[in-house]
Description:
Transfer RNA from a Candidatus Uhrbacteria bacterium, 71 nucleotides, folded computationally. Taxonomically the source falls in Candidatus Uhriibacteriota (Bacteria, Bacteria candidate phyla). Its Rfam family is "tRNA". Its family is annotated with triplet codon-amino acid adaptor activity in the Gene Ontology.
RNA sequence: GGCGUCGUGGCCAAGUGGUAAGGCAAGGGUCUGCAAAAUCCUCAUCAGGGGUUCAAAUCCCCUCGACGCCU
Numbered sequence: 001g002g003c004g005u006c007g008u009g010g011c012c013a014a015g016u017g018g019u020a021a022g023g024c025a026a027g028g029g030u031c032u033g034c035a036a037a038a039u040c041c042u043c044a045u046c047a048g049g050g051g052u053u054c055a056a057a058u059c060c061c062c063u064c065g066a067c068g069c070c071u
Base pairs, nucleotide, nucleotide: 001070002069003068004067005066006065007064010024011023012022018054026042027041028040029039030038047063048062049061050060051059
């Protein structure tokens, strides 16, 4: 230098055009003499920018980052 895969809450991770699942962690409520456990609630415009579309995490382009292959 060329090619490919990936980037989704604090962490892991699903979602491949139609309002972003789940688990752990964290915060708050109930319960308890206090705590623990249990239970309920809260927490993401999806790496950044632009485009296509009625509608984009998803499709296209560029940039950034991680990893791999070739040279």